[in-house]
RNA sequence: CGACCAUCCAGAGCGGCUGAGGGACCCGGACCGCGGAAGCCGCCGCAACCGCCGAACUUCCCGGAGCGAGGCAUGGUGCGACAGCCGGGAUCGAUGGAGG
Numbered sequence: 001c002g003a004c005c006a007u008c009c010a011g012a013g014c015g016g017c018u019g020a021g022g023g024a025c026c027c028g029g030a031c032c033g034c035g036g037a038a039g040c041c042g043c044c045g046c047a048a049c050c051g052c053c054g055a056a057c058u059u060c061c062c063g064g065a066g067c068g069a070g071g072c073a074u075g076g077u078g079c080g081a082c083a084g085c086c087g088g089g090a091u092c093g094a095u096g097g098a099g100g
Stems, first nucleotide, its partner, number of pairs: 001100001004097005013043005021032002025089005044080003049076002051072003057066004084092001
């Protein structure tokens, strides 16, 4: 970088620097923001996608294999206004996994 699969109405904020915008894009709407937006840094936290453990069950060559309730935040990511903010649109987007 392009194709594939899964998920996207749950959950979780403080401080420092900074200073006007912001929630991916377009149209419309409702919102957040100088009582400090976005960004960067620190700390704290949320969360089972990968990972790890694993009851029960199935199978047979009896030691393995399969499946897997449930658990774990130590490992790899991710995330911490609003339902991906809402409706419409489009070669939609984001995150993870596996692979080229």

A computed fold for a 100-nucleotide RNA from a Solirubrobacterales bacterium, annotated as SAM riboswitch aptamer (S box leader). The sequence was found by an Rfam model in a public genome assembly. The prediction has a mean pLDDT of 87. Lineage of the source: Bacteria > Bacillati > Actinomycetota > Thermoleophilia > Solirubrobacterales.